The RNA shown here (Bacterial RNase P class A) has 351 nucleotides. Its Rfam family is "Bacterial RNase P class A". About the family: Ribonuclease P (RNase P) is a ubiquitous endoribonuclease, found in archaea, bacteria and eukarya as well as chloroplasts and mitochondria.
[in-house]
RNA sequence: UAAGUAAGACAGACAAUCGCGGCUGCAUAUGCCGAAAGGCCGCAGGCGAGGAAAGUCCGGGCUUCACAGGGCAGGAUGCCGGAUAACGUCCGGUAGAGGUGACUCUAAGGAAAGUGCAACAGAAAUAAACCGCAUGUGCAUACACAUGUAAGGGUGGAAAGGCAGUGUAAGAGACUACCGCCUCGCUGGUAACAGAGAGGGCACAUGUAAACCCCAUCCGAAGCAAGACCGGAUAAAAGCAAUGUGGCUGCCCGUCACGCUUUAGGUAGGUCGCUUGAGCCCGACGGUGACGUCAGGCCUAGAUAGAUGAUUGUCCAACGACAUAACCCGGCUCAUCGUCUUGCUUAACAU
Numbered sequence: 001u002a003a004g005u006a007a008g009a010c011a012g013a014c015a016a017u018c019g020c021g022g023c024u025g026c027a028u029a030u031g032c033c034g035a036a037a038g039g040c041c042g043c044a045g046g047c048g049a050g051g052a053a054a055g056u057c058c059g060g061g062c063u064u065c066a067c068a069g070g071g072c073a074g075g076a077u078g079c080c081g082g083a084u085a086a087c088g089u090c091c092g093g094u095a096g097a098g099g100u101g102a103c104u105c106u107a108a109g110g111a112a113a114g115u116g117c118a119a120c121a122g123a124a125a126u127a128a129a130c131c132g133c134a135u136g137u138g139c140a141u142a143c144a145c146a147u148g149u150a151a152g153g154g155u156g157g158a159a160a161g162g163c164a165g166u167g168u169a170a171g172a173g174a175c176u177a178c179c180g181c182c183u184c185g186c187u188g189g190u191a192a193c194a195g196a197g198a199g200g201g202c203a204c205a206u207g208u209a210a211a212c213c214c215c216a217u218c219c220g221a222a223g224c225a226a227g228a229c230c231g232g233a234u235a236a237a238a239g240c241a242a243u244g245u246g247g248c249u250g251c252c253c254g255u256c257a258c259g260c261u262u263u264a265g266g267u268a269g270g271u272c273g274c275u276u277g278a279g280c281c282c283g284a285c286g287g288u289g290a291c292g293u294c295a296g297g298c299c300u301a302g303a304u305a306g307a308u309g310a311u312u313g314u315c316c317a318a319c320g321a322c323a324u325a326a327c328c329c330g331g332c333u334c335a336u337c338g339u340c341u342u343g344c345u346u347a348a349c350a351u
Base pairs, nucleotide, nucleotide: 001347002346003345004344005343006342007341008340009339010338012315013314014313015312016311017310018309020048021047023045024044025043026042031040032039033038050322054333055332057331058330059329060328061327062223063222064221065220074219075218076217077216078215079093080092081091082090083089094108095106096105097104098103109214110213114212115211116208117207118206130153131152132149133148134147135146136145137144138143161179162178164176165175166174180202181200182199183198184197186195187194188193227272228271229270230269236263237262238261239260240259244258245257246256247255248254279298280297281296283294284293285292286291316320
């Protein structure tokens, strides 16, 4: 310098004006709206979306209901150890796979409990003789038949442990060495597992469990439109009033309309839940790490049909992507114009 790999940061900047949603203060207030609960005009100040706010796929907090205990059904997870409020997430390892490498990926229990499936091709698919090889018989090196044979060919994703030798009529774990597999104990490791050794000629005989299934562990249901409080009208119950009450209308007449109070329930409506939280920033310490402990500082939207926008000016890497909170938090997944930082790897060149 180029290519790559892992991790992380930012997400146009600044200023002015107008507009929108909360908050605080002042003022209004002997006010206005409303039956009540409760809410409200104005001025000033300050605050006001994201790395994913998204998909709503997991986990937890919180709320209401349910719940002695146990079981069935159903669902999820599945190498080992750790982190955590919890997780299907994360961290560190083991094994396997890919890459020259940095590094990356894995839904990684059980196929000797049982069942199912394995198309096409191929002689044969859990079961073997199509070609070939060898022997015998038929007058027979060639043709035919019978027998033996899984070394070779062919088909297939998969063909009866692999490979080399011995052996044989030809062959074959039939026998031997090495590798693989199974069993046993030993050593190291918390463990997954690794190492070396002895024994077994290799059986239960292939694959598939993101096929049924088996084993182990975990799981009560619904979700802020959860839920709590206040609370009209209509209808309900109890009590009270009867020539009453109200409007036109100050009074009489006239005319029109109508019972009143309380209780329970909790609809419309209102308030709370609602943003101080497993919170954020910085530092020290412990840990390989996820993370934990301690000290200091900070308060950073809270609406209810739902606020973040528009215009102007200057600048840039030059018109700037994906996308807009709705109870909160930890993750995962998908989308994303671009810019920048750091560690490491490989190659080339220079000293």